Background: The RNA shown here (Glycine riboswitch aptamer) has 75 nucleotides and comes from Cellulomonas massiliensis. The sequence is in RNAcentral, with records from MGnify. Rfam family: Glycine riboswitch aptamer. Gene Ontology term of the family: glycine biosynthetic process.
């Protein structure tokens, strides 16, 4: 990587409308994705490198359904 299994979180609010489907607002959510930060590592200094389940909410997502970081199996 690849195939199996486990795997969460937020409004089944309001309004429009060509209507069961979509858009718009506002409130939320952080486990696709992306963005930041510490120790530390170099350097006379600056400068660079540097994780994530932290932090942002940009992008996703809030009925179900599906999807997901991440864990275990076999290859």
């Nucleotide at each position: 990587c690849g195939g199996c299994g486990g795997g969460a979180g937020a409004g089944c609010c309001c309004g429009c409308c060509c209507a069961c489907g979509g858009c718009g607002g506002c409130g939320c959510c952080g486990a696709a994705g992306g963005a930041g930060c510490a120790a530390c590592c170099c350097u006379c200094c600056c400068c660079g490198g540097g994780a994530a389940u932290c932090u942002c909410u940009c992008a996703g997502g809030c009925c179900c359904c599906u999807g997901u970081a991440c864990c275990g199996c076999c290859g």